[in-house]
């Protein structure tokens, strides 16, 4: 290096709800907590959902790019 995910290990995220806060809204963001997760690390390209007059949101909807632990294989 690249592939797959252990009856490992040392870890990391954090759903849904409460508390604040932003914001037209979807949603964000900060404590709590814990449903879950081998990328629930990052990107808004396609798509899809959702919001809005425009134009944003969702990366833990799918798909794709892309970065990275770990050593029983």
């Nucleotide at each position: 290096c690249c592939a797959a995910g252990a009856c490992a290990a040392a870890g990391c995220c954090a759903a849904a709800c409460c508390u604040g806060u932003u914001u037209u809204g979807a949603a964000g963001c900060a404590g709590g907590u814990a449903c879950g997760g081998a990328a629930a690390g990052c990107c808004a390209c396609g798509g899809a959902u959702c919001a809005u007059u425009a134009u944003g949101a969702u990366a833990g909807c799918c798909g794709g790019g892309u970065u990275g632990c770990c050593g029983c294989u």
The prediction has a mean pLDDT of 87.
The RNA shown here (c-di-GMP-I riboswitch aptamer) has 73 nucleotides and comes from a Desulfobacteraceae bacterium.
Taxonomically the source falls in Desulfobacteraceae (Bacteria, Pseudomonadati, Desulfobacteria, Desulfobacterales).